[in-house]
About this RNA
Transfer RNA from an uncultured Clostridia bacterium, 73 nucleotides, folded computationally. The prediction has a mean pLDDT of 81. The sequence was found in a public genome assembly. It matches the Rfam family "tRNA". Its family is annotated with triplet codon-amino acid adaptor activity in the Gene Ontology. About the family: Transfer RNA (tRNA) molecules are approximately 80 nucleotides in length.
RNA sequence: GCUGGUGUAGCUCAGUUGGUAGAGCAAUUGAUUUGUAAUCAAUAGGUCGGGGGUUCAAGUCCCUUCACCAGCU
Numbered sequence: 001g002c003u004g005g006u007g008u009a010g011c012u013c014a015g016u017u018g019g020u021a022g023a024g025c026a027a028u029u030g031a032u033u034u035g036u037a038a039u040c041a042a043u044a045g046g047u048c049g050g051g052g053g054u055u056c057a058a059g060u061c062c063c064u065u066c067a068c069c070a071g072c073u
Stems, first nucleotide, its partner, number of pairs: 001072007010025004019056001027043005049065005
């Protein structure tokens, strides 16, 4: 230099054909317990890496850019 992949909650990851952004763990609160743990219930937590475009509508499609990983030279 070229090619491909990944980027979504604090962490690990889903998200189908473009149509209200989710799960598990963690956190907080409550119930239970003599107390803790465990269990159960609830709550909170997101500029979907950044920017732009297409569309009535974009995590998803297109362009560009950044970070990381792999391969080729």